A computed fold for a 77-nucleotide RNA from a Myxococcales bacterium, annotated as transfer RNA. The sequence was found in a public genome assembly.
RNA sequence: CGGGGAGUAGCACAGACCGGUAGUGCGCAAGCUUUGGGUGCUUGAGAUCGCGGGUUCAAAUCCCGCCUCCCCGACCA
Repeated sequence: CGGGGAGUAGCACAGACCGGUAGUGCGCAAGCUUUGGGUGCUUGAGAUCGCGGGUUCAAAUCCCGCCUCCCCGACCA
């Protein structure tokens, strides 16, 4: 430098193909349960969807550019 993949809640990941209320598990908080802890149940908090721009009534999703990480290749040594 070229090609491909990834970036979404504290962590691990769905959702994108086919635009229409942002989800699951673990974790966290509260309540119930227990003598207490744990388990179990219920409820809740927690997200600039990597960044910027474009298209659209509407973008995590489509288009363009950029950033970071991973893999492969080329180049140099």
Its Rfam family is "tRNA". By type it is a transfer RNA.